[in-house]
Context: one part of a larger RNA
Molecule: small-subunit ribosomal RNA, central domain
Organism: metagenome
C1' cells in the first nucleotide's frame, strides 16, 4: 500500500452549523450513461502457454494454435445503479394541544456569613501551631451587642434529579429568547445522513483597555521546620479571583467510547408527557440510572444509551525514544497556539 483497527494496548476530531462531494425510503412509466450479451475491426513481433518439430540430450531454435482477459463501432437486453416524469407516505419538516426543564441573555429584589468603620460594655490578652515565633493588643485588642459601608458567592430543597451541541448551567423574579418530549394526525411529500474546506461557541488560567476589589490568593516579604528548605506549616500580601468590550483557542475538553439509520432476551428503579371513568395497578412514547441473556471482547468488562449484528459517511492510527521537538508556513499584542520532520538511538 493493500489489509486490520481506534473505551483501557498506538489511534473519535473539544463541541456545533454547513460549501463542495459521499451514500440515500416505496410504486409506475420512459431513456440506455454504468451493466450484461452477440457481431466487427483491431490488439506488431518477441515473450508466456499448448501441441508438434530440428541441433546425440538439455539450455536454443523453428512452426501451428491458443491467449494478448484491452480499446473503438455497431445489434440487442433492462434487473440493479443513473437519469426523466408521474405518484405514495413510513424517513424529514410544518402545524396545533396542554404540561417540564440550574438551557441563554438582560435588569429588579433578598437574607445569612466575611472584612472594613463608627458607637456602647468590657479588660489583658489574641491569633497560630506538632510545638512555637513572625503578626494584632493599654493609642483598649480577641470577645459581645448596635448602626452602617463593600464586594462576592448562594446554605437547606438536591437526587442514581433536571437542562443544553459541547464548555457548561443552582438564591428570588420582571422581561426577551433558544431548544427537546408527548398527544393529535390536518398540511408539504424524500425536502434526507454525512461532511474534506469554511464560519461560530468553546472550562481554569492569560493578555489589552477601562472599572471595582469583601474574601481567597501565584509572585513577594517575614516566621518556623531542616544538614539545607528557594517547599510542605504560620503571619501578611501584589497580580488574579469579579464586571464591561476585545483578544486568545488550549484541558484527564473524559463515557480516554464520532454522527445517523435499522434489527436484537428480559428484570428493576426513576424523570416528563400522554392512555386505560379512578388508581396504591397497568399500557404507551421520550429520556436518566442498576442487574443480567444470547452475542461480542484479551480480559476486566459491554451488553436496546453495546464495546452485539448490519449500512452510509467523517476523523484518526501503524514499534519505544528523539518529539508535539527542530525547519517551515498559516494565526496571535504576546504568551503561545495550528500544521509538523529526520539524523541518531533501541
Nucleotide at each position: 500500500c493493500u489489509g486490520g483497527g481506534u473505551g483501557u494496548a498506538a489511534a473519535g476530531g473539544g463541541c456545533g452549523c454547513g460549501u463542495a462531494g459521499g451514500c440515500g425510503g416505496g410504486a409506475a412509466u420512459g431513456c440506455a450513461a454504468g451493466u450484461c450479451a452477440g457481431a466487427u475491426g483491431u490488439g506488431a513481433a518477441a515473450u508466456c502457454c499448448a501441441a508438434g518439430g530440428g541441433c546425440u540430450c538439455a539450455a536454443c531454435c523453428c512452426u501451428u494454435g491458443a491467449a494478448c482477459u484491452g480499446c473503438a463501432u455497431u445489434u440487442g437486453a433492462a434487473a440493479c445503479u443513473g437519469u426523466a416524469u408521474u405518484u405514495c407516505u413510513u424517513g424529514a419538516g410544518u402545524g396545533u394541544c396542554g404540561g417540564a426543564g440550574a438551557g441563554g441573555u438582560u435588569g429588579a429584589c433578598g437574607g445569612a456569613a466575611u472584612u472594613c468603620c463608627u458607637a456602647g460594655u468590657g479588660u489583658a490578652g489574641c491569633g497560630g501551631u506538632g510545638a512555637a515565633a513572625u503578626g494584632c493588643u493599654u493609642a483598649g485588642a480577641u470577645a459581645u451587642c448596635a448602626c452602617g459601608a463593600a464586594g462576592a458567592a448562594c446554605u437547606c430543597c438536591g437526587a442514581u434529579u433536571g437542562c443544553g451541541a459541547a464548555g457548561g448551567c443552582a438564591g428570588c423574579u420582571c422581561a426577551c429568547u433558544g431548544g427537546a418530549g408527548c398527544g393529535c394526525a390536518a398540511c408539504u411529500g424524500a425536502c434526507g445522513c454525512u461532511g474534506a474546506a469554511g464560519c461560530u461557541c468553546g472550562a481554569a488560567a492569560g493578555u489589552g483597555c477601562g472599572g471595582g476589589u469583601a474574601u481567597c490568593g501565584a509572585a513577594c516579604a517575614g516566621g518556623a521546620u531542616u544538614a539545607g528548605a528557594u517547599a510542605c506549616c504560620c503571619u501578611g500580601g501584589u497580580a488574579g479571583u469579579c464586571c464591561g468590550c476585545a483578544c486568545g483557542g488550549u484541558a484527564a475538553a473524559c463515557g480516554a467510547u464520532g454522527g445517523a439509520u435499522g434489527c436484537c432476551c428480559g428484570c428493576u428503579g426513576u424523570u416528563g408527557g400522554u392512555c386505560u371513568g379512578a388508581a396504591c395497578a397497568g399500557g404507551u412514547c421520550a429520556g436518566c440510572g442498576g442487574c443480567c441473556a444470547a452475542g461480542c471482547g484479551a480480559a476486566a468488562g459491554c451488553a436496546u444509551u453495546a464495546a452485539g449484528c448490519a449500512u452510509c459517511c467523517c476523523a484518526c492510527c501503524u514499534g519505544g525514544g528523539g518529539a508535539g521537538u527542530a525547519c517551515g508556513c498559516c494565526g496571535g499584542c504576546a504568551a503561545c497556539g495550528g500544521u509538523g520532520a529526520a539524523a541518531c538511538u533501541c